Transfer RNA from an uncultured Clostridia bacterium, 74 nucleotides, folded computationally. Its mean pLDDT, the model's own confidence on a scale to 100, is 81. The sequence was found in a public genome assembly. Its Rfam family is "tRNA". By type it is a transfer RNA. Gene Ontology term of the family: triplet codon-amino acid adaptor activity.
[in-house]
RNA sequence: GGCGGCGUAGCUCAGUUGGUUAGAGCGUACGGCUCAUACCCGUAAGGUCACUGGUUCGAAUCUAGUCGCCGCUA
Numbered sequence: 001g002g003c004g005g006c007g008u009a010g011c012u013c014a015g016u017u018g019g020u021u022a023g024a025g026c027g028u029a030c031g032g033c034u035c036a037u038a039c040c041c042g043u044a045a046g047g048u049c050a051c052u053g054g055u056u057c058g059a060a061u062c063u064a065g066u067c068g069c070c071g072c073u074a
Stems, first nucleotide, its partner, number of pairs: 001073007010026004019057001028044005050066005
């Protein structure tokens, strides 16, 4: 240099033939339970879906470019 994959919550990830409110587990905070702690139960916070454009009535999803990580290859 060429080719491919990935980037979604603090962490691990799901979500793709474009459309209902962007979700789960773990973690965190608060509450319940307990003499107390843990377990367990409930509630909540937390996201510019890597970034910038394009297409579309509508984009995490399609598309162009950029950035980062990983792999293959000359």